[in-house]
RNA sequence: GCAGCACGGUAAGCAGCGAUGCUUAUGGGUGGCGAGUGGCGGACGGGUGAGUAGAGCAUAGGAAUCUGCCUUAUAGAGGAGGAUAACUUGGGGAAACCCGAGCUAAUACUGCGUAAGCUCUACGGAAGAAAGGGUGGGACCUUCGGGCCACUCGCUAUAAGAUGAGCCUAUGUCGGAUUAGAUAGUUGGUGAGGUAAAGGCUUACCAAGUCUAGGAUCCGUAGCUGGUCUGAGAGGAUGAUCAGCCACACUGGGACUGAGACACGGCCCAGACUCCUACGGGAGGCAGCAGUGGGGAAUAUUGGACAAUGGGGGAAACCCUGAUCCAGCGAUGCCGCGUGUGUGAAGAAGGCCUGCGGGUUGUAAAGCACUUUAGUUGGGGAAGAAGGUUGAUUAGUUAAUAGCUGAUUGAAUUGACGUUACCCAAAGAAUAAGCACCGGCUAACUCUGUGCCAGCAGCCGCGGUAAUACAGAGGGUGCGAGCGUUAAUCGGAAUUACUGGGCGUAAAGGGCGCGUAGGCGGUUAUGUAAGUUGGAUGUGAAAUCCCCGAGCUUAACUUGGGAACGGCAUCUAAUACUACAUGGCUAGAGUAGAAUAGAGGGGAGUGGAAUUUCCGGUGUAGCGGUGAAAUGCGUAGAUAUCGGAAAGAACACCAGUGGCGAAGGCGGCUUCCUGGAUUCAUACUGACGCUGAGGCGCGAAAGCGUGGGGAGCAAACAGGAUUAGAUACCCUGGUAGUCCAUGCUGUAAACGAUGAUAACUAGAUGUUGGUGGGUUAAACCCGUCAGUAUCGAAGCAAACGCGAUAAGUUAUCCGCCUGGGGAGUACGACCGCAAGGUUAAAACUCAAAGGAAUUGACGGGGACCCGCACAAGCGGUGGAGCAUGUGGUUUAAUUCGAUACAACGCGAAGAACCUUACCUACCCUUGACAUCCUUCGAAUCCUAUAGAGAUGUGGGAGUGCCGAAAGGAGCGAAGAGACAGGUGCUGCAUGGCUGUCGUCAGCUCGUGUCGUGAGAUGUUGGGUUAAGUCCCGUAACGAGCGCAACCCUUGUCCUUAGUUGCCAGCACGUAAAGGUGGGAACUCUAAGGAGACUGCCGGUGAUAAACCGGAGGAAGGUGGGGAUGAGGUCAAGUCAUCAUGGCCUUUAUGGGUAGGGCUACACACGUGCUACAAUGGCCGGUACAAAGGGAAGCAAACCCGCGAGGGGGAGCGGAACUCAAAAAACCGGUCUCAGUCCGGAUUGGAGUCUGCAACUCGACUCCAUGAAGCUGGAAUCGCUAGUAAUCGCGGAUCAGAACGCCGCGGUGAAUACGUUCCCGGGUCUUGUACACACCGCCCGUCAAACCAUGGGAGUGGGCUGUACCAGAAGUAGUUAGUUUAACCGCAAGGGGGACGACUACCACGGUAUGGUUCAUGACUGGGGUUAAGUCGUAACAAGGUA
Repeated sequence: GCAGCACGGUAAGCAGCGAUGCUUAUGGGUGGCGAGUGGCGGACGGGUGAGUAGAGCAUAGGAAUCUGCCUUAUAGAGGAGGAUAACUUGGGGAAACCCGAGCUAAUACUGCGUAAGCUCUACGGAAGAAAGGGUGGGACCUUCGGGCCACUCGCUAUAAGAUGAGCCUAUGUCGGAUUAGAUAGUUGGUGAGGUAAAGGCUUACCAAGUCUAGGAUCCGUAGCUGGUCUGAGAGGAUGAUCAGCCACACUGGGACUGAGACACGGCCCAGACUCCUACGGGAGGCAGCAGUGGGGAAUAUUGGACAAUGGGGGAAACCCUGAUCCAGCGAUGCCGCGUGUGUGAAGAAGGCCUGCGGGUUGUAAAGCACUUUAGUUGGGGAAGAAGGUUGAUUAGUUAAUAGCUGAUUGAAUUGACGUUACCCAAAGAAUAAGCACCGGCUAACUCUGUGCCAGCAGCCGCGGUAAUACAGAGGGUGCGAGCGUUAAUCGGAAUUACUGGGCGUAAAGGGCGCGUAGGCGGUUAUGUAAGUUGGAUGUGAAAUCCCCGAGCUUAACUUGGGAACGGCAUCUAAUACUACAUGGCUAGAGUAGAAUAGAGGGGAGUGGAAUUUCCGGUGUAGCGGUGAAAUGCGUAGAUAUCGGAAAGAACACCAGUGGCGAAGGCGGCUUCCUGGAUUCAUACUGACGCUGAGGCGCGAAAGCGUGGGGAGCAAACAGGAUUAGAUACCCUGGUAGUCCAUGCUGUAAACGAUGAUAACUAGAUGUUGGUGGGUUAAACCCGUCAGUAUCGAAGCAAACGCGAUAAGUUAUCCGCCUGGGGAGUACGACCGCAAGGUUAAAACUCAAAGGAAUUGACGGGGACCCGCACAAGCGGUGGAGCAUGUGGUUUAAUUCGAUACAACGCGAAGAACCUUACCUACCCUUGACAUCCUUCGAAUCCUAUAGAGAUGUGGGAGUGCCGAAAGGAGCGAAGAGACAGGUGCUGCAUGGCUGUCGUCAGCUCGUGUCGUGAGAUGUUGGGUUAAGUCCCGUAACGAGCGCAACCCUUGUCCUUAGUUGCCAGCACGUAAAGGUGGGAACUCUAAGGAGACUGCCGGUGAUAAACCGGAGGAAGGUGGGGAUGAGGUCAAGUCAUCAUGGCCUUUAUGGGUAGGGCUACACACGUGCUACAAUGGCCGGUACAAAGGGAAGCAAACCCGCGAGGGGGAGCGGAACUCAAAAAACCGGUCUCAGUCCGGAUUGGAGUCUGCAACUCGACUCCAUGAAGCUGGAAUCGCUAGUAAUCGCGGAUCAGAACGCCGCGGUGAAUACGUUCCCGGGUCUUGUACACACCGCCCGUCAAACCAUGGGAGUGGGCUGUACCAGAAGUAGUUAGUUUAACCGCAAGGGGGACGACUACCACGGUAUGGUUCAUGACUGGGGUUAAGUCGUAACAAGGUA
């Protein structure tokens, strides 16, 4: 205010008997509703952390302030006025909205009156307030509205309180000094202004202050706190949730209003952005709750309710409230619960493993018997609710029983959550287990696949064919609705060390001194009470943590009380210590006196030796230099030598772990100036001291500037050598420089790798300078002070070591360190003439770098010793031909292995077929061979035929053995499948065997001892030996495997035994012959014994071990030879002797057959044979062995053949027979130095033998042929005595086929001074950056890829300084152009105000010029990283030049 809605009222009309009803009009009376005026609140609550290193925050204080609502108190609230929204009306605009005219109200606004207290004051005085509304009511009054009274809500002034806010101070509050000076209203004062309030807060003037090494200013980063996480604590990290404070609200600026704001959901301006627009102009601000988009590895619903708690408004009901309470989503965290329980062995099936027996999954499952939390379905069902409304009773106020306030007691009610929590019932094991790990750390193991691939990995590290490490599986372990990964913080980390570390060598003592600030400081008395200590008071918000309780079934969670909050402040007390003040003391320190030593420093002078040069003499061909040379010098006279002269530099001997100095450093002699030290004795001063950030000075060598000087030496440079090269080492020269003066530089392994000062803590010895005492002729002895050096106790130390000169025990002060590399580098700054110095990072990269000691190994380290290792000798190889093996090449195949010594005449003690593994061709597929099953058949033998053969097709002979009469054994054939087979691969998966160092003398253990330990000792040392052999010594004492011995053989003797062997003596006998009788002596054979042990003597030695010599003896010091090979090394060799894991193959990589190959041939190497000749060849003759073999064998005599051989066949399984002749030798002859009478290859021819078979591819014989070769380059091998050399003989293998191999005997030397050197080995010692162990390790350039980084003409951003321009909004001031209700005035007008204009301040913006930082940039610098690139070899050993 009343258009519409609702209620009630009034008036009129109509109907009705009336009650009453209907219609119309009226008026805001009420509800309700919408706009406006007015009031209060929008400054709280909620969000965020951009800014801020201080206008902040935390703690403790302070004085010059304000404070709405609330509480208390006092006093008041009288009387007037003029407007203006809304509304009506006119107009403009697209809109937002705006302008004009007219009307009206108030607790809106304005005067007047009053003013106790309040404010100002010149102390006289002056200025300055207010508002009414609601409800009830008896008397009285009334204009009938009310007045009046009472209550209540408001209002005004003042004083207090409470609450809240503003201001100030002290202390604390991140990193950077590669930020050292900052500041001009800046610091203070006076006046004025301003503010609620002190104040440069502002302004004028005056003064020149203020902050800063205890870190100002600048840069970077950051909200602060209670707290939180971690930690034993001290600390470290952090500031989510909850709570306190601050700041911010699109970005920047500004004020208005208000008690409070310079205001998150208010205003104005500027800017960016978004939206609307009619292009003129407007609108907006989620860092409120939800929600959207974007970004991102990633974070929720456009939910319900004001029921509770709280806030605002209101008298109240009540309204508002994304504060709040609840719900939704998310295993995000914490807590609780479940996914079943009991029984169940046939230890099921399946899986996995397997030693094939089994084991394991596993009582696990199934089965049987139970239980029912949670979930499902149904039913019941709290607490969170107090209030408010309303009825009654009653107390206070009051005149009052209204009203209001309070109390008591009834009534009906208020729940979002909510299908709540909780309880009951029903059914049914029913609906509910995953994740990581299993090499060590770290609980948990096997198989398969893979094969340095795929992959794993927190660190160490796995993976290259047997992966507990990858992937899968089985099994196991851990945790469990979670588990694992990633990221982050603290801990462990004493790894920044306050608690609680270090600096000789690991990182780390400043090169040395003087000294400022600072730190620390002898003794005594008194005072003060700052530090310190006790007590008290205040504060240290709550929450959190802790303790004791309480409530949810428990817990998490919530909650009551306590303790604690380690701190700060105030008061008070004490006075030992520290401090301060005052006064003393003399032990620290210093001064004075007398002595002493000294390469202490500076200046001036002076001396001799030497070098070089020059001059002169003598003199002649070289000198010089080196590993060896050359360059160089010299006949123009060098070098050498003599004399003289000049010049510069350095000072032999003395000379010394001697001296002096702060350090660097200092060395002929004399003199001048000068610093310090030490000793002795007394006197004096009276703490005057120590250290020392910055600072100042000194400071080797090299280097730089200027001017001199320059003999020698000598970077650079030149030449000569060396070398693959040699920009080096060596040589010949040689310039700067070295020297002096002066100025710079400011560094060194400037080292004792050890800062300075003071005190304390066993000794011994030497030495320098003093001094005291003793005794003296002196030497000397005992002390002491100051230096210097060695050893050493305690102690320290990782060890080495240090040890009164500490690296011991303490105190004070300074410097420095915090893994290696990048890097003492870059950038910046300072210094410097330059060179460069000082200060000094990061990115990136690695899992180490480093110290000390130990054991080995190694050394172009040392000492000792051994070995045919060298040397001394003898003979070879390397040259020739051939044989044989290998490489290479070739081939269809030339099978495979061995391949430095330690493969290469090796496996192979013997390839024509076979062997044979290789190649070609043809065949077989349960197979050539083993076991098992079934069927058949004797087995087996002879033979024909096709074929290259394997094989096939036929013919014939043959009926066995045992027997319980079933059948069985053996053999053969066929079939099926399990399986056979493999000289296929891996010797780097293995066993066994073997080689090698090496027949070298070593390798170890127990106990003890030493050491933190690895380890050491023993085992080293002195002797000795072939020997770790033995002796002695000895913290070791013993022992084992090795050595030696035991074994075999050979050398001497004895015993026994004598046949097949022997024959002395006795017989017989022959041409001869042990041929015969016999013998048992000898030889011999083969069994057993003896013997030799350094036993004996002498010497040496240590009275030892042992060695030397000798005797005896067959043999003498191991008599000779053999067998015998420690612990280990070489991933040595062998899967092809054999065995064997794994892998591969299965009509073939297996098996069979034939032929071929292993035998090739430009070439290279190894091992041998034969030679090159006269010490020989050839011919003839004559001797002497040993050890072996022999039956599918050796084979005699005899015969034949030139011969190989053939015939023959006695004898012999062997002391009997035989192979079998030994050959060199010796005797005689010949050849006479030649490619030969040497040499025998090669080739032709002819044969023999073996054998199925000599073509590829055998051996031998004869005839002929007659090659190379005349003693072998570099180099290299064997051998020390019955050996080398030389000569033949035998055997194994074997049908045949040795120049090889293994044995046998004959003849039979030379030489060894010795250990310097080469090689190998042993012991001790030393160095080491090696440990896969020197075939080790390792450095730098270059080339390639990648990574981060510095410089860089510049380019583009951020932040910021200075100077200037500009000036929105706003505030303040000025002004009087326009305009104006209240007050004054009769009026004109005045006062006051508004608009406008101007000035000041100022945001945005702009110009110029600096600073700083980030990004980027052609090109460029170094750095780092990267299995196998290039060049050298710098370092580690004496690293080959320390």
This is a predicted structure of a 1442-nucleotide RNA (small-subunit ribosomal RNA) from a metagenome. Rfam family: Bacterial small subunit ribosomal RNA.